[in-house]
RNA sequence: GCGAAUAUAGAUUAAAGGUAAAUUAUCUGUCUUCCAAACAGAAGAUAUGAGUUCGAUUCUCAUUAUUCGCA
Repeated sequence: GCGAAUAUAGAUUAAAGGUAAAUUAUCUGUCUUCCAAACAGAAGAUAUGAGUUCGAUUCUCAUUAUUCGCA
């Protein structure tokens, strides 16, 4: 330099055009003499910018970051 893949919650993964789901972690409550465990609940996310569409995590383009391959 060329090509490809990936980017979603603090962490790990879903959602394949129609209100973003779950596990774990965090916080609150119940229980317990206390802690842990268990149960119930709460908060928290689509890398950035455009385009297509009635509607985009999803499709297209560019950029950024990471990884892999070729030279």